A computed fold for a 118-nucleotide RNA from Salinibacillus kushneri, annotated as SAM riboswitch aptamer (S box leader). The model forms 89% of the base pairs in the Rfam consensus. It was read from a public genome assembly, where an Rfam model found it. The coordinates come from a structure-prediction model, not an experiment, and the mean pLDDT is 79. The source organism's lineage runs through Bacteria, Bacillota, Bacilli, Bacillaceae and Salinibacillus.
[in-house]
RNA sequence: UUCUUAUCAAGAGAGGUGGAGGGAUACGGCCCUUUGAAGCCUCGGCAGCGGGUUUCAGUAAAAGCUGAAACACUGUGCCAAAUCCGACAAGCCAUACAAUUGGCUUGAAAGAUAAGAA
Numbered sequence: 001u002u003c004u005u006a007u008c009a010a011g012a013g014a015g016g017u018g019g020a021g022g023g024a025u026a027c028g029g030c031c032c033u034u035u036g037a038a039g040c041c042u043c044g045g046c047a048g049c050g051g052g053u054u055u056c057a058g059u060a061a062a063a064g065c066u067g068a069a070a071c072a073c074u075g076u077g078c079c080a081a082a083u084c085c086g087a088c089a090a091g092c093c094a095u096a097c098a099a100u101u102g103g104c105u106u107g108a109a110a111g112a113u114a115a116g117a118a
Base pairs, nucleotide, nucleotide: 001118002117003116004115005114006113007112008111013043014042015041016040017039021032022031023030027086028085029084044079045078046077048076049075050074051073052071053070054069055068056067057066058065059064083110088107089106090105091104092103093102094101
């Protein structure tokens, strides 16, 4: 980097440094930000996935296997707002019809994180 699978409306911020941007992405909206953005450092926190440990249950002669729960111990991840919202498609509504616009629902695409594979 690519592929596969699972999840994505939950949760969790202070200090220092820095000095103008940031919210993945061209675009639209909306929002955060000199009452100090990003980045970096320190400390703290959260608990999603893998591992580990413990307990309980089922099964088994046992080893073990399966399921549930707990613990931040370990590998990662994360700590404004739904992945901030939209974008593409279908359906429905505003509206009797068409267009346009807006809204809602579902799905897709894209993205993020983990695990596995190449």